The part of an RNA shown here (large-subunit ribosomal RNA, domain II) has 691 nucleotides and comes from a microbial mat metagenome. The RNAcentral record of the full RNA draws on SILVA. Model confidence (mean pLDDT): 84 of 100. It matches the Rfam family "Bacterial large subunit ribosomal RNA". Its family is annotated with structural constituent of ribosome and ribosome in the Gene Ontology.
Context: one part of a larger RNA
Parts: sequence; C1' cells; structure tokens
RNA sequence: GCCUACGAGUUAUACCUGCAUGGCGAGGUUAAGCCCCUUGCGGGGCGGAGCCGCAGCGAAAGCGAGUCUGAAACGGGCGGCAGUCGUGCGGGAUAGACGCGAAACCAUGUGAUCUACCCAUGGCCAGGGUGAAGCGAAGGUAAGACUUCGUGGAGGCCCGAACCGGUAGGCGUUGAAAAGCCUUCGGAUGAGCUGUGGGUAGGGGUGAAAGGCCAAUCAAACAUGGAGAUAGCUCGUUCUCCCCGAAAUAUAUUUAGGUAUAGCGUAUGACCGAGCUCCACGGAGGUAGAGCACUGAUUAGGCUAGGGCCCUUCACCGGGUACCAAACCUUGACAAACUCCGAAUGCCGUGGUAGUGAUGGCAUGCAGUCAGCGGCAGGGUGAUAACGUCCUGUUGCGAGAGGGAAACAACCCGGAACACCAGCUAAGGUCCCAAAGACGGGCUAAGUUGAUCAAAGGAGGUUGGGUUGCCCAGACAACCAGGAGGUUGGCUUAGAAGCAGCCAUUCCUUUAAAGAGUGCGUAAUAGCUCACUGGUCGAGCGACCCGGCGUCGAAAAUUUGCGGGCAUCAAGUCCGUCACCGAAGCUGUGUCUUGGCUGGCAUUAUGCCGGUCAGGGGUAGGGGAGCAUUGUAAGGGCGUUGAAGGUUGGCUGUGAGGCUGGCUGGAGCGCUUACAAGAGAAACUGUAGGC
Repeated sequence: GCCUACGAGUUAUACCUGCAUGGCGAGGUUAAGCCCCUUGCGGGGCGGAGCCGCAGCGAAAGCGAGUCUGAAACGGGCGGCAGUCGUGCGGGAUAGACGCGAAACCAUGUGAUCUACCCAUGGCCAGGGUGAAGCGAAGGUAAGACUUCGUGGAGGCCCGAACCGGUAGGCGUUGAAAAGCCUUCGGAUGAGCUGUGGGUAGGGGUGAAAGGCCAAUCAAACAUGGAGAUAGCUCGUUCUCCCCGAAAUAUAUUUAGGUAUAGCGUAUGACCGAGCUCCACGGAGGUAGAGCACUGAUUAGGCUAGGGCCCUUCACCGGGUACCAAACCUUGACAAACUCCGAAUGCCGUGGUAGUGAUGGCAUGCAGUCAGCGGCAGGGUGAUAACGUCCUGUUGCGAGAGGGAAACAACCCGGAACACCAGCUAAGGUCCCAAAGACGGGCUAAGUUGAUCAAAGGAGGUUGGGUUGCCCAGACAACCAGGAGGUUGGCUUAGAAGCAGCCAUUCCUUUAAAGAGUGCGUAAUAGCUCACUGGUCGAGCGACCCGGCGUCGAAAAUUUGCGGGCAUCAAGUCCGUCACCGAAGCUGUGUCUUGGCUGGCAUUAUGCCGGUCAGGGGUAGGGGAGCAUUGUAAGGGCGUUGAAGGUUGGCUGUGAGGCUGGCUGGAGCGCUUACAAGAGAAACUGUAGGC
C1' cells in the first nucleotide's frame, strides 16, 4: 500500500421550546402505590396527592377585565382570543453527550537484582625502574654541622600486563550489538578495583554537581485508580434524488483562529399590500470642477507708510536708492481641515393607464458565517512602491462548469436539468499544427512585428501634409579659373603680417568678383582653403514646421524563443468591404422535474391523466421525498424437483437500487403493511487479521 471485518449525533429525564399527529376540552392529566388478568412482563382497573390551564395589574394594602402611575388623566405602562395529556420529530438544558487524541494533576501502592552513595565482611593488583627518611662506615670538627661510600626501601613516584576506564580516528547506523568492533589512548599501591550481605524511595532518595542516577523510563520513576480529567485545538464523521441557498460585516468581549446579539440563508404560518425597475414631477446637499469674495499661502510690476544703506549738515532739516517691505492697484497661480460659485450620479418623497412578480414587511423553528480575495472607480497610508495596507461604490472568484487569453481562481464572452452525427451567434479567430478568407487601398525592411517590458534623448531611415526661398536672364552639386591693391589697418607684443588678444565711423581703390577675412597652418612670415565671381553642365534645388511606420538608446542568470512551424505587395500593420468558423449562450426536437394557473376522471385530505407559463450552476447551511441493512408483529408465501451466501451474464429504475439466467453451495429465506434500530465507510500517520 491493497483486501476483509470493525469504526463516530447515542441513551436517560414528572426539564424547557417549536412543529406534526391523536385523545379529551373550560377543563386536561394522574405519580407513587394497590387490585385483577397474563406466555412474553404486557394488558385492564383503582388511586385527584400533585401539575398545567381557566385573570390580570400593583412593591404592597388592594382592586379586578381591568389595574398601576397620579391631586387627576387628553394620557402612558402592563393586561383582556383554549388548554392539557400522550406519541413522533427539530432544537436546548443536565449528564463523557458525535468519535479518537494530550503535555499534566491527585490518591494508593511496587521498585536500590541496573545505577548513586553509605555500612559490614572478604578478595585482587605480572614484571621492570627510581632510590626519601632512618641506619652503618670512612673523612671532618674542640664537639657538632657537614661530605663521601654503603645499607635501606618511602611515594595519591615512573614504565608496563591482568584489572578499571573510554582520548582520537575509522567501521557500524532496517548494526553481529536498543551503545558494539578495530587501531590508538588514560589509570594501574590508590580519593584503587572488586565479590557477597545489608541500608537510603518519588517533591523523596543519592549525587568529587552532568539536572547526573534511582531496572533500556527522570526538570520529578513505575503500576493501578480518580478517569470517558480537560482540549475555545487538529483529524475523522459512512446511502440516493429533488427545491432554495449564505457569510468572511457591525457591536461587545483577559477579545482577536473562540463566543453572544444584529446583518445575510432556509422552512412554516397568518396577514398587510407593499417591494424592485423605468418615466414624470418636487425636494435636501456643498463633492468633482472652478474661483480667490473670506481664511491662509503666493509670482511680477506699480504706488507708497515703516526700516536699511549712501550723500549732506555743528545740529535740526533735507536729498538719493537696481535694498527689505505693510496697506492699496495691476498681473499670474495654490488649498483635505479656504468658498463669491457649483454639477453629474446617488439619496428622499409624490404620481403613473408602464414593466416585473414564491419581490417587500411581520411572527416562529433551524442554521451557517465573524481568516476572505481579485478587477475597475473614488480616497487615506506608503515612495501618485508592492499579488502592500485601510475605507467607500460596483462586479467577480469564493460557492461557477463551458468558449477565448499557448498554459493561467477572479481579464474578455457567457450562467451548465438530460439527450441529439440539427441550426444561429458571442468573445476571439479564418497559412499548417487547428474549425473557418477573401477582396480593395496605404505603410513597414526593423523578422520591427506576428496581443504589449520601456523613457528622456539622438539621427539626411522612409512616407504623407503644410509654409517659405532660389531657378532656362541657367538655380543646386561637381569640375576649370580667379579670389587682388592701400596693408604687415591701429593697438598690444620678443613677434602679432586676414586668422593669440583688444579697438574701429571694419574704410578706400581696382574689379566679373574678392571679408581689414570661414577654417587648417607658421615662432612670425609662407602655404592650403572658404565667402564672393566667371566658365562648363542643363532642371529642378534648399530651409523650416506637423503627422505615420520604423532605428539607436536596450545588460541576467538550464534553451534562440510569436504557443510552435514559419511569414515580407505578409501569415506584420492601418483604413474599408463582404463571408465563414466559433460556447454547456440562443433556436429546434424529445424526455425528467419544481412552482403557478387551468381541463377531465375518481374523489376523505388527495390521487391519476393532460394543457399552458415561468423555473431547475452551487460550498457552509435549511427544507422535502426515498433506497438499502438487522430485528419484531400480523397477513400471505418460497425451499433437498435445492434456501441463504459466493461467482459470472442479462434486463430494468433519475438514483440509492431492483428483478432474473448459468455455475457453485447444501438448509434455511423472501414478500406486503406497521414498528424498533448496535441502520450504510475511502479517507481518522484509524483498530485487528491476511497478502
């Protein structure tokens, strides 16, 4: 992992509440207990204690269909319509209360055969080395001290087996082993190691202290019990079909992943006559925008108080001002907490001969929801960041399948009852993959692009439009020739000669034309060149502005990447035209089902057979109708001429399922109605067995 079996909303109650149903009804009902019958433990009777109801209001006295408040109510509050006892079901309460699951807490016991420490009594430590004290002898001394030699054999001494340990590395890691093996290493006469017997016990022991050890268990052992502890947490929770269908918000919370009430769902009931959309009309309002009239902020100029600076004067006075600047004037522009103004929507109301129609309101039963998320629009926050965060509006996903976007919860189209080898369309597409296409006219040369990741900025890319200048009296380009003189203008400078720099009335002359010089160049000259002019040539040539498409700007990590192949008068792109394809949309045909209306037939509610209209996506969840399993009762059946069960075919029902043939099996089992449940498994790292 698979198979088989087992495996989760149960049971109890003089409880509360609602619905359905039955009895009785201003009443309803017995409890314990007693008696009788009886096969089950059931039936019948007695038992009126008690309980609920029949009247309420008030704190009460009390009054009473009323009462309280109050001096009193025009008032206001609470009242004034049948219940009760069974049964079933939906919820609640109390119990373990849908099932499994803690870490823990407490009580009573069991453990020191492991291990920690202690007590008593025993045992063990090859061999080698070092050579303390003491002692002896000799030397030495006045005597000593002292020195040397010998003897001696001390030590938590040295080396190293047994023994005890466990340093480093390797192996082992479903091991040979729930701690080992190999090599290496520490202690090895000591605070040594060890045998046997004994002692200390769980908030306790023991601990040369690591929270270590106390039987492979220790920040509180183990066993049993309290005990089904508690678990606002996680996981799991078993058949079918039909109808409706949410929420992820507000408020509060030792509250934030929980809960309560409201909101939103569903079912039922009686009633009201509203609800929604659209149109018309009437309203309130200070947003968008705009504006500067207020409050602030603010550009430039004018005018001009005040101030600064300068001049003048012995001082006072006075004068100037490209300085700062109030108020005022002109001008430009700003504001969520500015407004002289001011929409569109939205909101409220009235009306409608309009549309819609299980839409709205009320009561009651039962919920779920309280982590939401994306797009668009208006904002706050952030960085006019975020698949960010917080509001408002709307829409979607959530709980929504189908088509498109290559793939892609929420982007585009569009809301799936079922069937069809029928049709029309939407978005999006029509070269091939891959259903369907052509035509007309432009643009692009970048494979730009081919559904999109780019800017400032740069450029004789190319194309369209506009304005303007020159031109057969010859433009533009190219080529040939000239491009001179006063003069090296003056100044400056070492030099400055067209060309470092400064100045200028940058002048005059010769000219077809030629600047006191456009650039290169020289130390300065020189030299080259340009402007300007003539000639050759012979038709268009410049400048600027605005569009279209392209170009550069342009760097990212597996593989170049329109989904790919590929595509260039396109299969790119823009404009236009007519076709086609394309979905579970719409239509057609048939069928099922829900609700409303309606016809016929039977009629107890209702059932059956039709017609018609509108519906049938769906998570949490509410409601309805059923299937299957085991048993009980009654009725009625089957079975050795083969029951159940198993296995393999067929038929049938919307489904859970049902019926039936063959084989196997060898003794019990269906059907109808009603009742009662240990009543449905694929999931719980479920439990047990098997493989």